[in-house]
Transfer RNA from Tethya actinia, 71 nucleotides, folded computationally. The RNAcentral record of the sequence draws on ENA. It matches the Rfam family "tRNA". By type it is a transfer RNA. Its mean pLDDT, the model's own confidence on a scale to 100, is 81.
RNA sequence: UGUAAGGUAGACUAAUGGUUAGUUAUCAGGCUCAUGAUCUGGGGGUGUGGGUUCGAGUCCCACCCUUACUU
Numbered sequence: 001u002g003u004a005a006g007g008u009a010g011a012c013u014a015a016u017g018g019u020u021a022g023u024u025a026u027c028a029g030g031c032u033c034a035u036g037a038u039c040u041g042g043g044g045g046u047g048u049g050g051g052u053u054c055g056a057g058u059c060c061c062a063c064c065c066u067u068a069c070u071u
């Protein structure tokens, strides 16, 4: 310099254009003399800005960031 892949909750991963899910962490409660383990529940999210669509995490464009390859 160019090409490709990717960006979703604190972390790691899902999601056929049609209710944004799970594990873990965190918080509260139950259980326990207490802690741990375990059980129940809560909060927390689509990189930014536009476009298409009745409807966008998903499709299109630009930008930002990360990684790999190439020069």
Base pairs, nucleotide, nucleotide: 002069003068004067005066006065007064010024011023012022013021018054026042027041028040029039030038047063048062049061050060051059